[in-house]
Background:
Predicted 3D model of a 102-nucleotide RNA (TPP riboswitch aptamer (THI element)) from Sulfuriferula sp.

């Protein structure tokens, strides 16, 4: 030095459901939108949170499968699958490896 750590800028990518009371519209099933509870979660619209290639953040698959709830990717599996957003400074442990000195 490199590998690895930690944190900071700076750019970037990402989701935002489910259930119930109420209000409005829509003549009725029911949908919509507003609010107010509850669930689950890092986040459920937050000047917040997660994630950025060492990459399950998130997307496809998928109106999937198994399970469980009031009721949802709620919870597993899929999944060594298909795809997905980077660079600087700073800091740093063994081990190993490179290069140079003696």
């Nucleotide at each position: 030095c490199a590998c690895c750590u930690c944190u900071g800028c700076u750019a970037g990518g990402g989701g935002u459901c489910u259930u119930u009371g109420g209000a409005u519209a829509a003549a009725a099933a029911u949908u919509a939108u507003c609010u107010a509870a509850a669930g689950u979660g890092a986040g459920a619209c937050a000047c917040a949170c997660c994630c950025u290639u060492c990459g399950a953040a998130c997307c496809u698959g998928a109106u999937a499968c198994g399970g469980g709830u009031u009721a949802u990717a709620c919870c597993g599996u899929c999944g060594u699958a298909g795809g997905g957003a980077a660079g600087c400074a700073c800091u740093c442990a063994a081990c190993u490896g490179c290069u140079c000195c003696u």